c-di-GMP-I riboswitch aptamer from Pelosinus sp., 88 nucleotides, folded computationally. The source organism's lineage runs through Bacteria, Bacillati, Negativicutes, Selenomonadales and Pelosinus. The model forms 90% of the base pairs in the Rfam consensus. Its mean pLDDT, the model's own confidence on a scale to 100, is 78.

RNA sequence: AUUUUAUAUUGGCAAACUUACUGAAAGGUAAGGACGCAAAGCUAUAGGGUCUAAGGAUUUAAGAAUCUAAGAUCGCCACGCUGCAUUA
Numbered sequence: 001a002u003u004u005u006a007u008a009u010u011g012g013c014a015a016a017c018u019u020a021c022u023g024a025a026a027g028g029u030a031a032g033g034a035c036g037c038a039a040a041g042c043u044a045u046a047g048g049g050u051c052u053a054a055g056g057a058u059u060u061a062a063g064a065a066u067c068u069a070a071g072a073u074c075g076c077c078a079c080g081c082u083g084c085a086u087u088a
Base pairs, nucleotide, nucleotide: 003088012037013036017032018031019030020029021028022027035075041081042080047077048076049073050072051071055068056067057066058065059064
């Protein structure tokens, strides 16, 4: 340097839930909190899935309904980049 594999002592991250802020919503951020995680680190303008529907479009007498991502999600999957401990 490369490859394989079980494990997590010291350490790392933090689901649900609660509070505050933010957002049209989904969601995000901070604090608390731990269900889990060996990439639960980064990348969402490379792809698929999922959530939302402000704006837009269509329908309707109206109320409203349906569709739509340019909004989100990397703790849905796979790709790419980087990284920790240990064994061989």